Record summary:
The RNA shown here (FMN riboswitch aptamer (RFN element)) has 119 nucleotides and comes from Halarsenatibacter silvermanii. The coordinates come from a structure-prediction model, not an experiment, and the mean pLDDT is 82.

[in-house]
């Protein structure tokens, strides 16, 4: 240095103002927000992954799972700049939720740190 075992610790964000109503952080205007790894150069919208839901006795496994263009710089960008878009589980609610409640003081991709063991 680099394999494997263990094993701590971290690991999701946002509705504020009006409008209508009997009710609405739910509708309407306008505000806000963007989780992990990848990449010729940084990405909520690329190509993966994970929450979730479905199938499984169960471990492993499988299925399902949203949404961007256009110009510019440049070697080299759907990640950078400039504009002009779109999208966001499930269950719940006096009224339809990406922003409230819960599930969840949960797990999980993963990040980083110790400890052993060969070699």
């Nucleotide at each position: 240095c680099g394999a494997a075992g263990c094993u701590g610790a971290c690991g999701g964000g946002g509705a504020g103002u009006g409008g209508u109503g009997a009710a609405a952080u739910u509708c309407c205007a306008u505000a806000c927000c963007g989780g992990u790894g990848g990449u010729a150069a940084a990405a909520g919208u690329c190509c993966a992954c994970g929450a979730a839901c479905c199938c499984u006795u169960g471990c492993a496994g499988g299925g399902u799972u949203g949404a961007u263009c256009u110009g510019g710089u440049g070697a080299g960008a759907u990640u950078c700049c400039a504009g002009a878009a779109c999208c966001g589980a499930c269950a719940g609610u006096u009224a339809u939720a990406g922003u409230c409640u819960g599930g969840a003081a949960g797990a999980a991709a993963g990040u980083u740190g110790g400890c052993u063991u060969a070699u």